[in-house]
Context: one part of a larger RNA
RNA sequence: GGAUGAACGCUAGCGGCAGGCCUAACACAUGCAAGUCAAACGGUAACAUAGAUUGCUUGCAAUCUGAUGACGAGUGGCGCACGGGUGCGUAACGCGUAUGCAAUCUACCUUUUACAGGGGAAUAGCCCAGAGAAAUUUGGAAUAAUGCUCCAUAAUAUCAUUUAUCAGCAUUGAUUUAUGAUUAAAGCUCCGGCGGUAAAAGAUGAGCAUGCGUUCUAUUAGCUAGUAGGUGAGGUAACGGCUCACCUAGGCUACGAUAGAUAGGGGCCCUGAGAGGGGGAUCCCCCACACUGGUACUGAGACACGGACCAGACUCCUACGGGAGGCAGCAGUGAGGAAUAUUGGACAAUGGAGGAAACUCUGAUCCAGCCAUGCCGCGUGCAGGAUGACUGCCCUAUGGGUUGUAAACUGCUUUUAUAUAGGAAGAAACACUCCCACGUGUGGGAGCUUGACGGUACUAUAUGAAUAAGGAUCGGCUAACUCCGUGCCAGCAGCCGCGGUAAUACGGAGGAUCCAAGCGUUAUCC
Numbered sequence: 001g002g003a004u005g006a007a008c009g010c011u012a013g014c015g016g017c018a019g020g021c022c023u024a025a026c027a028c029a030u031g032c033a034a035g036u037c038a039a040a041c042g043g044u045a046a047c048a049u050a051g052a053u054u055g056c057u058u059g060c061a062a063u064c065u066g067a068u069g070a071c072g073a074g075u076g077g078c079g080c081a082c083g084g085g086u087g088c089g090u091a092a093c094g095c096g097u098a099u100g101c102a103a104u105c106u107a108c109c110u111u112u113u114a115c116a117g118g119g120g121a122a123u124a125g126c127c128c129a130g131a132g133a134a135a136u137u138u139g140g141a142a143u144a145a146u147g148c149u150c151c152a153u154a155a156u157a158u159c160a161u162u163u164a165u166c167a168g169c170a171u172u173g174a175u176u177u178a179u180g181a182u183u184a185a186a187g188c189u190c191c192g193g194c195g196g197u198a199a200a201a202g203a204u205g206a207g208c209a210u211g212c213g214u215u216c217u218a219u220u221a222g223c224u225a226g227u228a229g230g231u232g233a234g235g236u237a238a239c240g241g242c243u244c245a246c247c248u249a250g251g252c253u254a255c256g257a258u259a260g261a262u263a264g265g266g267g268c269c270c271u272g273a274g275a276g277g278g279g280g281a282u283c284c285c286c287c288a289c290a291c292u293g294g295u296a297c298u299g300a301g302a303c304a305c306g307g308a309c310c311a312g313a314c315u316c317c318u319a320c321g322g323g324a325g326g327c328a329g330c331a332g333u334g335a336g337g338a339a340u341a342u343u344g345g346a347c348a349a350u351g352g353a354g355g356a357a358a359c360u361c362u363g364a365u366c367c368a369g370c371c372a373u374g375c376c377g378c379g380u381g382c383a384g385g386a387u388g389a390c391u392g393c394c395c396u397a398u399g400g401g402u403u404g405u406a407a408a409c410u411g412c413u414u415u416u417a418u419a420u421a422g423g424a425a426g427a428a429a430c431a432c433u434c435c436c437a438c439g440u441g442u443g444g445g446a447g448c449u450u451g452a453c454g455g456u457a458c459u460a461u462a463u464g465a466a467u468a469a470g471g472a473u474c475g476g477c478u479a480a481c482u483c484c485g486u487g488c489c490a491g492c493a494g495c496c497g498c499g500g501u502a503a504u505a506c507g508g509a510g511g512a513u514c515c516a517a518g519c520g521u522u523a524u525c526c
Stems, first nucleotide, its partner, number of pairs: 001526004006522005013378006019371002021336001026334003030331003035078003040075002043071002047069003050065007085289003094214008104206002109202007117151004127140005157182005164175004187194002215261003222252003227249008264286004268279004291312005314325004342368001344367003350364001351362004381412004392402004417463006426453001432447007470515005475496003481510005491498002
């Protein structure tokens, strides 16, 4: 000199863009953050409509009917494995990079081919009867499905046997002939479709293996029994000591094993001419975690942040019998700390889930609020004006110098401010109506609809210099000097050092210098 997720002191007019718990992965009150589908199902608790009956005060009330719009609770499907948070752990194929899988899986999506025949038994809700303070739960009866299940059909699927060809990278791989065995399905419909099953291929996502790279300590020198390898079996989507039985005695290590310490990794960021050095906030990719530890279930995918079970610590409720909970989601609270924001608005846009769609949900996201935390921009006026006015301060002192064109005064402008008026872009769509093309549901065109931000940005008019400057420094380094006070005191200080009676170094004043809505100090890095 540059830089910062900064803090502190003094000061402070505005805007744009960004950033904002670095400490206790400490504990959390409250609200919200994952639902959706009635075009899968039985149904009808609430609301509305319609109809019927009754009472009648003649336009109200009650009851009934799932008949219609809809729909609480329930069964079922898809989603909840994404999105969002944090950096505890991890020195590791975790990450980065480059390969491989002849050792693998992949819901939804796309393309292609084939199929979808016939039965059955339950169960929730509802109803009845209970237990419990509650959470919750027991028994009985009855019912539906795209829930469950049986039979049929059966291939480029799986398994066994078998024929032949080609290829390679070792195990082998690809193609092919024939026989036998095993395994599927679901309906809804507004009749247009939407779904279902099997197989092949693609796309996407994931899994696994390997080469190389990846902090410090030798005041850590030896470590290791599933350990290293083999055979066989089990297990997995898949290879493998992944697990197990048996056999062998190996394997790693001074090119640093093992142990200890520290740490998420990368793209990137800061500095530097570079080489290097330092860092890993925001944004993007990967990994790990979700009160602590463990376990599996469901599922295409989890060993699952707002799922389950067990154990533990903690907190809460209790009728003492027993129960409930997990903000490292968004706000917010306490605590810790030098220190870090609102218990805000909207789904209008982008994206996601479900749905045929309308739509619903979305603290993702888009916006607004707070903070000079940073970067950038703008302003606090401009021109003229000398008797160089007055005050202040200084001096060789009654004459000068300086503050200083500074002020007064005259003219001008109105960024900004205040007031009034107008007022966006971000919106293109979906759906609906009409038209056209091909074609039988796609594409195109026209119309119509939709804005949280926000009456915001922006524009115009009016008023009037009106609303707006500080901080640090002035001995040398280092730009900027005098007076007064103090008298090795009080104090200053980054280093050298200054102060003991003429202090440009302390304190004040005047003046000056440097930056400027900031300026200094502290901390850290180069």